[in-house]
Context: one part of a larger RNA
C1' cells in the first nucleotide's frame, strides 16, 4: 500500500457497495414453478326461464363462478455452491463436405375420411397408513388406422456447376413410404394444427496453441494403438463389439503422487513481475453418496423417476416418507459472517387471446463502522494572560484565547407544514419502498470525540514511583537508586468515527 478479515478501546450521521473464506456438516418450520375452463367429459355454489304437480321438491335449458381428473406448454430457465476435475474443463484462433434446435421470423403447400379406448365418475375389495387391485360407463387439441403428397426419406437412373481427401449442392425420372386438430366469434376473422424451406437464437463435436508443484515418481497402456465389417448416435470417432495386425505415449518429462474450478479481471509494482481468483460478467461441473436409465425439441434432470449405501422420521412390524450446495432460519464448527422481513409498482422470466395468475429471480427495507466517500461534533471577537493543575532556579513559565464573557450561525437534531420522480400510454386506474428523500417554518451550542505514540530507526520531554523487581519489546536493544525506553501524572505529536494489533499477498 491492500483485505469477504477477526481482535482491545471507542462511536454522531447520510450516500453507495459488501457480508460462512470453517463442516460439499446435519436440519425443526414456512415459502422458492406454475398456467391454460379460448383443447375435454364431469362435480360444487349462486341465479334465470319453463314444464310437471304432492306448492316445495323433481326434471330440461340459460348465464355466472370454483374446480380434484385427463390433456397442452413450462418445470432444461431463472437462483445456490465449488466437492470433484491438470482436463479440449477453461482461454483464444480455426473447422464440421460428420451435426442437431420447442418457442420465434420470413416463403410455399396443406388442414380430407374413419376408429378404438382410457382416466374422472359409480361400485367392491385389500391396507394402520402410504396407497393399490377389480367391474362398468364417457370426452377430446390424448391414442390409433387410412386417403392425398412439394423441394422430406430410401433406392435406382440422368445431367450441371463445384469442391477441403471423403464428396457437396441444384436438375430430371422411377419405385417405395411418410402428415395433420381443432377452438373462440352471429359473422367476418382471430388462435392454433401437419408437411417443406430459408433465417435467428441456443447447443454438439474435432483440431493448433497456452495453462501448478515434485524425477527422494523412469518408464507406462492391453480397447491399449490402428485396420476391415458391423452396432449405436442429432453427428464423427475403440463410443462399443467380432476379426486382423503389434501397434502407441516417454528425458521437448509419459505414468504416479500433490495441489487446484478456468477466465474477463482484483491487489501490488515505475515496469517487467509476483500473489489472488470475494462481489459483478462469460464457461465448466456439482445437487444426501453411487449408478441407472425414462419423458421430452432440448435432461440422464437441485425442489422428477428407478435401484443400492449412509443418516433421520412414521408405523398396527407387515411396510412406508424424507434430501436447503434456493431464501429466511435452527444446531453444530469456528477467530469470525446477517431478517424466520415488504411488494410483484418496477425490470426480467412461465403459462394465458386477454383479464390476470405465479415468481425468496428482482425490486426494496432490517442488521453489521465491514469496506470506501461525504458532513458534524460549532464560528467570530475575547487577556485580568483569571481560578485549578503541572513544572520551577520561587523570579516565574506553562496548560492559554484555551475558558469564562459578548455577538451570530442552525449543517446535524427535534417539533409542525408540505411533498416527489421512479408510471410505461388512446384516456383512466396502478409506487413495496414511503409520508422516504427534497422543500417551508419554527427551537436550543444545546444530545454528538476518541484511539495510538513521544530512546533511536521516527514526528514528540519533564516530574514521581520502581530499583535487573514489575514491567517494556518490530529491530537495535531498556529496568541492578537521579530510567526523555517500565508505570503513573502534565505537556507535546500522530491519525480521526475511527485509532492500534494481528493474520495474508505486493
Nucleotide at each position: 500500500g491492500a483485505c469477504g478479515a477477526a481482535c482491545g478501546c471507542u462511536g454522531g450521521c447520510g450516500g453507495c457497495g459488501u457480508g460462512c473464506c470453517u463442516a460439499a456438516c446435519a436440519c425443526a418450520u414456512g415459502c422458492a414453478a406454475g398456467u391454460c375452463g379460448a383443447a375435454c367429459g364431469g362435480g360444487g355454489u349462486u341465479u334465470g326461464a319453463a314444464a310437471g304437480c304432492u306448492u316445495g321438491c323433481u326434471u330440461u335449458u340459460g348465464a355466472a363462478u370454483c374446480u380434484a381428473g385427463u390433456g397442452g406448454c413450462g418445470c432444461a430457465c431463472g437462483g445456490g455452491u465449488g466437492a470433484g476435475u491438470a482436463a479440449c474443463g477453461c482461454g483464444u484462433g480455426a473447422g464440421c463436405a460428420a451435426c442437431c434446435u420447442a418457442c420465434c421470423u420470413g416463403u410455399c403447400a396443406g388442414u380430407a375420411g374413419g376408429g378404438a379406448a382410457u382416466a374422472a365418475c359409480a361400485u367392491u375389495u385389500g391396507g394402520a397408513a402410504a396407497c393399490a387391485a377389480g367391474u362398468g360407463c364417457u370426452a377430446a387439441u390424448a391414442c390409433c388406422u387410412c386417403a392425398u403428397a412439394u423441394u422430406g426419406u430410401a433406392c435406382a437412373u440422368u445431367g450441371u456447376u463445384c469442391a477441403c481427401a471423403u464428396g457437396a449442392a441444384c436438375u430430371a425420372u422411377g419405385u417405395a413410404u411418410g402428415a395433420a386438430a381443432g377452438a373462440a366469434g352471429u359473422a367476418a376473422u382471430u388462435c392454433g394444427c401437419u408437411g417443406a424451406u430459408a433465417g435467428a437464437u441456443g447447443g454438439g463435436c474435432u483440431c493448433g496453441c497456452g495453462u501448478c508443484c515434485g524425477a527422494u515418481u523412469a518408464g507406462c497402456c492391453u480397447g491399449u494403438u490402428g485396420g476391415c465389417g458391423g452396432g449405436g448416435u442429432a453427428a464423427u470417432g475403440g463410443c462399443c463389439c467380432a476379426c486382423c495386425a503389434a501397434a502407441g505415449c516417454u528425458a521437448c518429462g509419459a505414468u504416479c503422487g500433490g495441489u487446484a474450478g478456468c477466465c474477463g479481471g482484483a491487489c501490488u509494482g515505475a515496469g517487467a513481475g509476483g500473489u489472488c481468483g470475494u462481489a459483478c460478467g462469460g464457461c465448466c461441473a456439482c445437487a444426501u453418496u453411487g449408478g441407472g436409465a425414462c419423458u421430452g425439441a432440448g435432461a440422464c434432470a437441485c425442489g422428477g423417476c428407478c435401484c443400492a449405501g449412509a443418516c433421520u422420521c412414521c408405523u398396527a412390524c407387515g411396510g412406508g416418507a424424507g434430501g436447503c450446495a434456493g431464501c429466511a432460519g435452527u444446531g453444530g464448527g469456528g477467530g469470525a459472517u446477517a431478517u424466520u422481513g415488504c411488494a410483484c409498482a418496477a425490470u426480467g422470466g412461465a403459462g394465458g387471446a386477454a383479464a390476470c395468475u405465479c415468481u425468496g429471480a428482482u425490486g426494496c427495507a432490517g442488521c453489521a463502522a465491514c469496506g470506501c466517500c461525504g458532513c458534524g461534533u460549532g464560528a467570530a471577537g475575547g487577556a485580568u494572560u483569571a481560578a485549578g493543575g503541572u513544572c520551577u532556579u520561587c523570579g516565574g513559565a506553562u496548560u492559554g484565547u484555551a475558558a469564562a464573557c459578548u455577538u451570530c450561525u442552525g449543517u446535524u437534531c427535534u417539533u409542525g407544514g408540505u411533498g416527489a420522480a421512479g408510471a410505461a400510454u388512446u384516456u383512466a386506474a396502478u409506487g413495496a419502498c414511503g409520508g422516504u428523500a427534497g422543500c417551508c417554518a419554527a427551537g436550543c451550542a444545546g444530545c454528538a470525540a476518541g484511539c495510538u505514540c513521544c530512546g533511536g530507526c521516527u514526528a514528540a520531554c519533564u516530574a514521581c514511583g520502581u530499583g535487573c523487581c514489575a514491567g517494556c519489546a518490530g529491530c537495535c536493544g531498556c529496568g541492578g537508586u537521579a530510567a526523555u525506553a517500565c508505570g503513573u501524572a502534565g505537556g507535546g505529536a500522530g491519525c480521526u468515527a475511527g485509532c492500534g494489533u494481528u493474520g495474508u499477498c505486493c

Small-subunit ribosomal RNA, 5' domain from an uncultured Eubacteriales bacterium, 506 nucleotides, folded computationally. Rfam family: Bacterial small subunit ribosomal RNA. RNAcentral holds the full RNA, with entries from ENA and SILVA.